Source information:
A computed fold for a 135-nucleotide RNA from a soil metagenome, annotated as c-di-AMP riboswitch aptamer (ydaO/yuaA leader). It matches the Rfam family "c-di-AMP riboswitch aptamer (ydaO/yuaA leader)". Gene Ontology terms of the family: regulation of gene expression and cyclic-di-AMP binding.
RNA sequence: CGCCGAAUUCCCUGCAAAGGCAGAGAAACGGGGGACCCAUUGUUAUGUCCCCGGGGCGAAUCGCCGACCCGGAGCCGUCGGCGUAGCGCCGCACAGCGGCGCGAGCCCGUCAGCUAACCCCGUAGGCGCAAUCGA
Numbered sequence: 001c002g003c004c005g006a007a008u009u010c011c012c013u014g015c016a017a018a019g020g021c022a023g024a025g026a027a028a029c030g031g032g033g034g035a036c037c038c039a040u041u042g043u044u045a046u047g048u049c050c051c052c053g054g055g056g057c058g059a060a061u062c063g064c065c066g067a068c069c070c071g072g073a074g075c076c077g078u079c080g081g082c083g084u085a086g087c088g089c090c091g092c093a094c095a096g097c098g099g100c101g102c103g104a105g106c107c108c109g110u111c112a113g114c115u116a117a118c119c120c121c122g123u124a125g126g127c128g129c130a131a132u133c134g135a
Stems, first nucleotide, its partner, number of pairs: 001128004008027003012023004028123006038113001053111001054108004062083007086102007
């Protein structure tokens, strides 16, 4: 300097050598909760039995196969592989095509459709190129 991402900018206080750390505020950006209406579900009531939670952030879902788990088998789960919804980057004769890469992780805690007012939360991380210094 640039890229992915909401994750940036300004200001104040304390500590500090510092552009660092902690805290408060403003703007901007992102997300969640939350009425009427609408949507969705249900023939009504009671009882019994069986199976099963549900939701959110994010592109990151959903299949198939193998191994592990198990007394045995299945489901779930974990690991690995192959695909895949989806996402990003690059190139080009740019309504598109081609190439490359990603396709994680985490949270709420039995509770959440939408949603004015209103309330709450977040501002991380990671990567590339160049220069300089050091090992």
Model confidence (mean pLDDT): 76 of 100.